[in-house]
Context: one part of a larger RNA
RNA sequence: UUGGGUUUAAAGGGUGCGUAGGCGGAAUAAUAAGUCAGUGGUGAAAUCCUGCAGCUUAACUGUAGAACUGCCAUUGAUACUGUUAUUCUUGAGUAUAGUUGAGGUGGGCGGAAUGUGUAAUGUAGCGGUGAAAUGCUUAGAUAUUACACAGAACGCCAAUUGCGAAGGCAGCUCACUAAGCUAUUACUGACGCUGAGGCACGAAAGCGUGGGGAGCGAACAGGACUAGAUACCCUGGUAGUCCACGCCGUAAACGAUGAUCACUCGUUGUUGGCGAUACACUGUCAGCGACUGAGCAAAAGCAUUAAGUGAUCCACCUGGGGAGUACGGUCGCAAGAUUGAAACUC
Repeated sequence: UUGGGUUUAAAGGGUGCGUAGGCGGAAUAAUAAGUCAGUGGUGAAAUCCUGCAGCUUAACUGUAGAACUGCCAUUGAUACUGUUAUUCUUGAGUAUAGUUGAGGUGGGCGGAAUGUGUAAUGUAGCGGUGAAAUGCUUAGAUAUUACACAGAACGCCAAUUGCGAAGGCAGCUCACUAAGCUAUUACUGACGCUGAGGCACGAAAGCGUGGGGAGCGAACAGGACUAGAUACCCUGGUAGUCCACGCCGUAAACGAUGAUCACUCGUUGUUGGCGAUACACUGUCAGCGACUGAGCAAAAGCAUUAAGUGAUCCACCUGGGGAGUACGGUCGCAAGAUUGAAACUC
């Protein structure tokens, strides 16, 4: 490389948009580039293969044939692919009317809790643990009450619920904004799918500048536990966590399952529409779940939300370690990220 694979054995890119490329619905006509057939030319010799012959045989050699799977020209065929033209509506999109939701961004507002301050009541403990101690407290703590301030997070509702491409999104409300779904079948008429590079988004931690700082809390300090205890437990506590702007670009970024399309038993729950209705059950579309059959699978299991049966495109894998390391390149303020070996060894 071919082949075979990628839930868990090595292997699906974190996610989207999209360039090139690859692939692509139905009908008619034209063309004849691909495709198929015929004919002609060429495809040196040697080599290879086959027959025969010569050295005693063989290797070797001679001779004849076949082959040289290719290329060029020409004459035809037209199913498929391509190209051109015309048309179609089921793919895709638009419109109209509804509807759904923690989708996003920016304001405003709210209550509970916590902490702090002030004032009051009140007196000797509080706190913490397996048990303690460090710690706080007669300079009046803890507890209770009133007022004020601060920051962060939003109880119940709440749910195998919902929304979003993923990351993710939850108090209430306003503004702006994106999307899905359903119904109608009115309009466009293949406008589609995938997508190397590229661009954008991307939890937490971390970084830069400036704010903010209640609670929590890496580091750090102290108290315990212990043989030791650079831990688990306790008392404190700085970065950080929060906001604005700019970086970083990684996660068990997981459904460990790429995207799209078609097909393939049933049962049941639920979310959002629509239709019908006798208010009984039942139909249909789009999601989210549970169970089970054929089939698949090494099994566990998956099973119309496939890991089943097929098609198109992309990404990735090829024994363990060395190693996601070294070197070089690119990016970054840095941390580092990305690309990514070999020797050696089993």
Overview: The prediction has a mean pLDDT of 87. A computed fold for a 346-nucleotide part of an RNA from a metagenome, annotated as small-subunit ribosomal RNA, central domain. The full RNA is in RNAcentral, with records from SILVA.